[in-house]
Molecule: SAM riboswitch aptamer (S box leader)
Organism: bovine gut metagenome
RNA sequence: CUUAUCCGGAGUGACUGAGGGAACAGGCCCUGUGAAGUCCGACAACCUGCUUUGAUGGAAAGUAAGGUGCCAAAUCCUGCGGCUUGACCGAAAGAUGAG
Numbered sequence: 001c002u003u004a005u006c007c008g009g010a011g012u013g014a015c016u017g018a019g020g021g022a023a024c025a026g027g028c029c030c031u032g033u034g035a036a037g038u039c040c041g042a043c044a045a046c047c048u049g050c051u052u053u054g055a056u057g058g059a060a061a062g063u064a065a066g067g068u069g070c071c072a073a074a075u076c077c078u079g080c081g082g083c084u085u086g087a088c089c090g091a092a093a094g095a096u097g098a099g
Stems, first nucleotide, its partner, number of pairs: 001099006011040001013039003019030003024079004041071001043069001046067003049063005075093001080090003083086001
């Protein structure tokens, strides 16, 4: 840079100990009944592998071994544009996978 997805899912664990929800601004929240972090565990099924169906371009279903990812709230909400004024549609920005 291109492309797909982003209203689903997932902890009564161990260590540690004060912040956290991407950045800025405004809100609204979570948090010593334990934030962030590490380990373990779980969830998911994007890529690889494997199995089955199927039939030669490939596709579908499954599995969860490997590579990622992820585990409050829609990507927590708003910010820019539209009109039908709403948890509305689209854009931008961002996150993740694959290339």